[in-house]
RNA sequence: CUCGCAUCGAGAGCGGUGGAGGGAACUGGCCCAGUGAAGCCGCGGCAACCGGCGGCAGGACCGCGAGGUGCCAAUUCCAGCGGGACCCGAGGUCCCGGAAGAUGUGGG
Numbered sequence: 001c002u003c004g005c006a007u008c009g010a011g012a013g014c015g016g017u018g019g020a021g022g023g024a025a026c027u028g029g030c031c032c033a034g035u036g037a038a039g040c041c042g043c044g045g046c047a048a049c050c051g052g053c054g055g056c057a058g059g060a061c062c063g064c065g066a067g068g069u070g071c072c073a074a075u076u077c078c079a080g081c082g083g084g085a086c087c088c089g090a091g092g093u094c095c096c097g098g099a100a101g102a103u104g105u106g107g108g
Base pairs, nucleotide, nucleotide: 001108002107003106004105005104006103007102008101013043014042015041016040017039021032022031023030026080027079028078029077044072045071046070049068050067052064053063054062055061076100081097082096083095084094085093086092087091
């Protein structure tokens, strides 16, 4: 980088450094940001995918725990593509799916 599978409406922030951006990319919207963005470092925390331990004949499943990851504004911030419901003057609201993305795990 790519393919398969699972999950994505829950949860969890302070300090230092840094100095203008950030919310993946594009467009639009809406937010966050000199009352200090991103990045980096320290500490803290959340969760439980993999691994570990236990229950079970085994699988599924359940529990314990926290070793390897991950994560800690807003649903993955929302929409974009397809379908549907409702209101309707323009237009708007809502639901389902898809695409894309993120994380884990297994393969190439």
Predicted 3D model of a 108-nucleotide RNA (SAM riboswitch aptamer (S box leader)) from Rubrobacter taiwanensis. It was read from a public genome assembly, where an Rfam model found it. Lineage of the source: Bacteria > Bacillati > Actinomycetota > Rubrobacteria > Rubrobacter. Of the family's consensus pairs, 97% are formed in the model.